Annotation: Predicted 3D model of a 118-nucleotide RNA (FMN riboswitch aptamer (RFN element)) from Thermosyntropha lipolytica DSM 11003. It matches the Rfam family "FMN riboswitch aptamer (RFN element)". Its family is annotated with FMN binding in the Gene Ontology. Lineage of the source: Bacteria > Bacillati > Clostridia > Eubacteriales > Thermosyntropha lipolytica. The sequence was found by an Rfam model in a public genome assembly.
């Protein structure tokens, strides 16, 4: 280094400004944000988590968005350049990725410690 068991900690970000209006952080202009594992470094490739229903609580079912071009390179829809796109559910005198709420929750996972094994 490896394996098993137990325990501990960590584990989601974002409307500045302006317009219309009786009323909008929800519409319009504009702005901002991007969980986890994999891989040439990823919101948009492949998976996972979060949502709803159900359960013998192990699990199961349903739902689950979005990318192209060029360059470099052995290798990149991940880097660089350019141009685009997407965003659960409930609530709210106006329609929500950003407000309020379930959530001081849950969780993919990450880090560490101890004991034992070989």
């Nucleotide at each position: 280094a490896c394996c098993u068991u137990u325990c501990u900690u960590c584990g989601g970000g974002g409307a500045c400004g302006g317009g219309u209006g009786g009323a909008a952080u929800u519409c319009c202009c504009u702005a901002c944000c991007g969980g986890c594992g994999g891989u040439a470094a990823a919101g948009c490739c492949c998976g996972c988590g979060a949502g709803c229903c159900u359960u013998u609580c192990a699990g199961g079912g349903c739902a689950u968005g979005a990318c192209c071009u060029g360059g470099u390179g052995c290798a990149a829809u991940u880097c660089c350049a350019g141009g685009g796109c997407c965003g659960a559910c409930a609530g709210u005198g106006a329609a929500a990725g950003u407000c309020u709420g379930g959530a001081u929750g849950g969780g993919a996972g990450a880090a560490g410690a101890a004991a034992g094994g070989a």